[in-house]
Context: one part of a larger RNA
RNA sequence: UGACGGGGGCCCGCACAAGCGGUGGAGCAUGUGGUUUAAUUCGACAACGCGAAGAACCUUACCUGGAUUUGACAUCCUGGGAAUAUAUUUGAAAGAAUGUAGUGCCCUUCGGGGAACCCAGUGACAGGUGCUGCAUGGCUGUCGUCAGCUCGUGUCGUGAGAUGUUCGGUUAAGUCCGGCAACGAGCGCAACCCCUAUCUUUAGUUACCAUCAUUCAGUUGGGUACUCUAGAGAUACUGCCCCGGUUAACGGGGAGGAAGGUGGGGAUGACGUCAAGUCCUCAUGGCCCUUAUGUCCAGGGCUACACACGUGCUACAAUGGUAUGUACAGAGGGUCGCAAGCUCGCGAGAGCAAGCCAAUCCCUUAAAGCAUAUCUCAGUUCGGAUAGGAGUCUGCAACUCGACUCCUUGAAGUUGGAAUCGCUAGUAAUCGCGGAUCAGCAUGCCGCGGUGAAUACGUUCCCGGGCCUUGUACA
Numbered sequence: 001u002g003a004c005g006g007g008g009g010c011c012c013g014c015a016c017a018a019g020c021g022g023u024g025g026a027g028c029a030u031g032u033g034g035u036u037u038a039a040u041u042c043g044a045c046a047a048c049g050c051g052a053a054g055a056a057c058c059u060u061a062c063c064u065g066g067a068u069u070u071g072a073c074a075u076c077c078u079g080g081g082a083a084u085a086u087a088u089u090u091g092a093a094a095g096a097a098u099g100u101a102g103u104g105c106c107c108u109u110c111g112g113g114g115a116a117c118c119c120a121g122u123g124a125c126a127g128g129u130g131c132u133g134c135a136u137g138g139c140u141g142u143c144g145u146c147a148g149c150u151c152g153u154g155u156c157g158u159g160a161g162a163u164g165u166u167c168g169g170u171u172a173a174g175u176c177c178g179g180c181a182a183c184g185a186g187c188g189c190a191a192c193c194c195c196u197a198u199c200u201u202u203a204g205u206u207a208c209c210a211u212c213a214u215u216c217a218g219u220u221g222g223g224u225a226c227u228c229u230a231g232a233g234a235u236a237c238u239g240c241c242c243c244g245g246u247u248a249a250c251g252g253g254g255a256g257g258a259a260g261g262u263g264g265g266g267a268u269g270a271c272g273u274c275a276a277g278u279c280c281u282c283a284u285g286g287c288c289c290u291u292a293u294g295u296c297c298a299g300g301g302c303u304a305c306a307c308a309c310g311u312g313c314u315a316c317a318a319u320g321g322u323a324u325g326u327a328c329a330g331a332g333g334g335u336c337g338c339a340a341g342c343u344c345g346c347g348a349g350a351g352c353a354a355g356c357c358a359a360u361c362c363c364u365u366a367a368a369g370c371a372u373a374u375c376u377c378a379g380u381u382c383g384g385a386u387a388g389g390a391g392u393c394u395g396c397a398a399c400u401c402g403a404c405u406c407c408u409u410g411a412a413g414u415u416g417g418a419a420u421c422g423c424u425a426g427u428a429a430u431c432g433c434g435g436a437u438c439a440g441c442a443u444g445c446c447g448c449g450g451u452g453a454a455u456a457c458g459u460u461c462c463c464g465g466g467c468c469u470u471g472u473a474c475a
Stems, first nucleotide, its partner, number of pairs: 001475002003472003007469007015459002019423005026314008034305002042051002062300007071125001075124002077121005084101007105114003127289002130287003136283002138278003141274001143272001148187006154163003167178003193266004198234007207224003212221002237260001240254005316416001320375007332363003337356002341352004382413001387408007429451007
């Protein structure tokens, strides 16, 4: 100087407390461990709906079997042939074997040469998701969006170092004020950026409709007020008033205002820590393989199942289930696409087919809600697992191993032990909608809006963190 303390003081955080809803019990989905297996590819444990924004083949790295060796891919050399199209045999395919058709482009001394492509050969080389993240770059997690981490000059100290950065206030903040052997500065904080909330203005189609006609309908004429869209601006600064405070920083209250003291949200992650993670994104040193640890193919596996754990979904019901009627979103996506409408089908869907490269057309009926009826506390008109049968769709192909539909079946489950998680406001809870990936497949992920709470006395305690101080046989 640090680190540590079941030392002290001050302070903060959904850290506790006060509340609301869960997990832990059930069934299922999914990941992990374990076990099994020819293989159940690999990594991650600050892991575990993680890499994976989507394993039937492919993916795929694993296993079994079949093939191949200048190679699936790149450059160079030699020889032959245009490229290419196509048939037969064999085979699970990859491939192997045998034919048929066929001559383009550029130069030409008409002999031939060249470019591209194919076949054969030679070796230089290719190739490796093989090892080492403890050789590395890059990227990332974590403490932590915590308020810290340092430097120059000066001063003090023999020195390591100290001071500044401590102290008194204050703040979300090393934020600011005051003081001080310090005076300044840098990286962080804040602001500058984006979205959102209010207003003005410009513009008015595909958006909108107050006034005038018109229609089933903003449908059409018309209009640009309003909504909205998207460009440019304005607005909030403790600016104003009162009180407190050191005449300060600032705190409390009030006015005005759409919004008030960081308005709400996002992006943004200091010096560093953990030899943290990743050689399987990529790049790369070294090592290793080179008729194989490379490459191609078929089938299988990653989907196994006594069990254990994590994360979720659905429930156990009456604040509910069922039936009928009916209202209101936002944000996205669409031409290898979204598909209205009509017909058929109980349905998943099928057939025909308008419109739309989209503020125009479509996905697109939002659902919870509201109204009426019914069920009457039961393993039920709750719950839907499991199973049998019949189908639809995608796709060469749904057996291993897809999703969905219909009929039948109708399991566990009556609110969950110890323990444990999230959340402070348009939040929790609850309700549906969209998108990426994607042929097909979503209870996951990323977004969107609808309805919309309760509680916070307080900081004694638990956890984590910041500053000062103290002890130490630790570095």